[in-house]
Molecule: c-di-AMP riboswitch aptamer (ydaO/yuaA leader)
Organism: Actinorhabdospora filicis
RNA sequence: CGGAGGCCGCCGCCGAAUCGCCCUCCCGGGCGAACCGGGGAACCACGUUCCCGGGGUGAAUCCGCCACGCGGUAGGGCGUCCUUCGGCCCGAACCCGUCAGCUAACCCGGUAGGCGGUGCCGAGAAGAAGG
Numbered sequence: 001c002g003g004a005g006g007c008c009g010c011c012g013c014c015g016a017a018u019c020g021c022c023c024u025c026c027c028g029g030g031c032g033a034a035c036c037g038g039g040g041a042a043c044c045a046c047g048u049u050c051c052c053g054g055g056g057u058g059a060a061u062c063c064g065c066c067a068c069g070c071g072g073u074a075g076g077g078c079g080u081c082c083u084u085c086g087g088c089c090c091g092a093a094c095c096c097g098u099c100a101g102c103u104a105a106c107c108c109g110g111u112a113g114g115c116g117g118u119g120c121c122g123a124g125a126a127g128a129a130g131g
Base pairs, nucleotide, nucleotide: 010117011116012115013114014113018033019032020031021030022029023028034111035110036109037108038107039106044101053099054096055095056094057093062072063071064070065069075090076089077088078087
């Protein structure tokens, strides 16, 4: 001087997943706000045979092939928001259980997890080896 890793603080990204309060010796439990999701009338929409069901959260759907992998793709993300250009990346997974269109009143639930960390411009100083 460079590289890798760990801890703390701070800053930031994906995501609804944040904030406040109370109880508890601790573990943990509860409440509220905010955000998010599901069920649930009229009207409207759908409307026939049965199994190969159907449905939900999410950007994560679909296609091809030499096939469990590659290639692409609808779509999505990248420091307030929108747009243009360019670049980089994701394009999963899980849940309900024969059941659910929309849907006022009303009812129910979630508040996780996973990552990254400076960039740009200008000025000045010091100094190794060798000659």